[in-house]
RNA sequence: GCGCCUGUAGCUCAGGGGACAGAGCGUCGGACUGCGGAUCCGAAGGCCGGGGGUUCAAAUCCUCCCAGGCGCACCA
Numbered sequence: 001g002c003g004c005c006u007g008u009a010g011c012u013c014a015g016g017g018g019a020c021a022g023a024g025c026g027u028c029g030g031a032c033u034g035c036g037g038a039u040c041c042g043a044a045g046g047c048c049g050g051g052g053g054u055u056c057a058a059a060u061c062c063u064c065c066c067a068g069g070c071g072c073a074c075c076a
Stems, first nucleotide, its partner, number of pairs: 001072007010025004018056001027043005049065005
C1' cells in the first nucleotide's frame, strides 16, 4: 500500500429499514440472613466510533474518515 472483518450500556454480545434500542454479567436500592454469600424484587446506565448522503423513516443501506483485528504485498 491492497483486500476482508469488527466498532451498540462499565464488560461480553444480540438487534441486518419502521414499536420507548435489548440480554447476560457487573453497579446501586430493597427483601431474606445473626453478618455475609446465594436467591428473589426493583432501579440507574447507551441516542449505536465520527462526518456526509439515500429514504416519509437509518444502529441497520451508500460514502469518506478514525480505531482495532486478520490476510497479502513491499522493505531491510